Overview:
This is a predicted structure of a 72-nucleotide RNA (transfer RNA) from Janthinobacterium lividum. Taxonomically the source falls in Janthinobacterium (Bacteria, Pseudomonadota, Burkholderiales, Oxalobacteraceae). The RNAcentral record of the sequence draws on ENA. It matches the Rfam family "tRNA". Rfam describes the family as follows. Transfer RNA (tRNA) molecules are approximately 80 nucleotides in length.
RNA sequence: GACCCUGUAGUUCAAGGGAUAGAAUAGGGGUUUCCUAAACUUCUGAUACAGGUUCGAAUCCUGUCAGGGUCA
Numbered sequence: 001g002a003c004c005c006u007g008u009a010g011u012u013c014a015a016g017g018g019a020u021a022g023a024a025u026a027g028g029g030g031u032u033u034c035c036u037a038a039a040c041u042u043c044u045g046a047u048a049c050a051g052g053u054u055c056g057a058a059u060c061c062u063g064u065c066a067g068g069g070u071c072a
Stems, first nucleotide, its partner, number of pairs: 001071007010025004018055001027043005048064005
């Protein structure tokens, strides 16, 4: 330098163009317990960035950024 893959809660992963982006775990509150843990319940929290296509984009297209890989 060329090409390919990935980028979503603190973490690990879902979401065939359509509703309020969901689950586990972690974190806060509550119930229970003599206390802790466990269990139950509840709350908070995310689409890398910028454009484009579309009635509608996390999803499709382009560019940038970051990480990984192959080739030179």